This is a predicted structure of a 113-nucleotide RNA (SAM riboswitch aptamer (S box leader)) from a Cytophagales bacterium. Lineage of the source: Bacteria > Pseudomonadati > Bacteroidota > Cytophagia > Cytophagales.
RNA sequence: UGCUUAUCCAGAAAGACCGAGGGACUGGGCCCGACGACGUCUUAGCAACCGGCCAACGCGGCAAGGUGCUAACUCCCAUCCGAGGCCGGUGCGGCGUUCGGAGAAGAUGAGCG
Numbered sequence: 001u002g003c004u005u006a007u008c009c010a011g012a013a014a015g016a017c018c019g020a021g022g023g024a025c026u027g028g029g030c031c032c033g034a035c036g037a038c039g040u041c042u043u044a045g046c047a048a049c050c051g052g053c054c055a056a057c058g059c060g061g062c063a064a065g066g067u068g069c070u071a072a073c074u075c076c077c078a079u080c081c082g083a084g085g086c087c088g089g090u091g092c093g094g095c096g097u098u099c100g101g102a103g104a105a106g107a108u109g110a111g112c113g
Base pairs, nucleotide, nucleotide: 001113002112003111004110005109006108007107008106013043014042015041016040017039021032022031023030026078027077028076029075044070045069046068049066050065052062053061054060074105079102080101081100082099083098085095086094087093088092
């Protein structure tokens, strides 16, 4: 860095250092941040993808291993479809506020290159 596949509405924080932006990218919104964010380190924790152990058949439990994670649904929207709504008007067009689904993009694991 690419491909495949699973998951993404749950859960989980303190301390030290640093010092100005940060929430992936673009646009919009909304947040976090000198009461110190983001980041790094330490410790603690969450979770159970891989591995391990136990149990057993229906996919359960444990957690000191490898990752991951610990503001906000992946913070929300953007593209498409459906339902509802509004407007014009007539069985069609427009708007894109609300809800649901899909997709794209992204993140993480596992496998492969």
Its Rfam family is "SAM riboswitch aptamer (S box leader)". About the family: The SAM riboswitch is found upstream of a number of genes which code for proteins involved in methionine or cysteine biosynthesis in Gram-positive bacteria. Its family is annotated with regulation of gene expression in the Gene Ontology. The coordinates come from a structure-prediction model, not an experiment, and the mean pLDDT is 81.